[in-house]
Overview:
This is a predicted structure of a 73-nucleotide RNA (transfer RNA) from a Nanobdellota archaeon. Its mean pLDDT, the model's own confidence on a scale to 100, is 82. The organism belongs to Nanobdellota, within Archaea. It was read from a public genome assembly. Rfam family: tRNA. It is annotated as a transfer RNA. Rfam links the family to the GO term triplet codon-amino acid adaptor activity.
RNA sequence: GGGCUCGUGGUCCAGCGGUUAUGACGUCUGCUUGACGUGCAGAAGAUCAAGGGUUCAAAUCCCUUCGGGCCCA
Numbered sequence: 001g002g003g004c005u006c007g008u009g010g011u012c013c014a015g016c017g018g019u020u021a022u023g024a025c026g027u028c029u030g031c032u033u034g035a036c037g038u039g040c041a042g043a044a045g046a047u048c049a050a051g052g053g054u055u056c057a058a059a060u061c062c063c064u065u066c067g068g069g070c071c072c073a
Stems, first nucleotide, its partner, number of pairs: 001072007010025003018056001027043005049065005
């Protein structure tokens, strides 16, 4: 330098043009316990890497850029 792939709550992930962006773990609150843990109930937490474009509508499609990984040179 070229090609492919990935980027979504603190972490790991789902989502494949349309209803409130999903779940697990973690965090917080309450109940339960003598206490911790387990269990139950609830809550907070995401400008979907950045910018632009297409569309009535974009996390999703297109372009550019940034970052990670793999391959080729």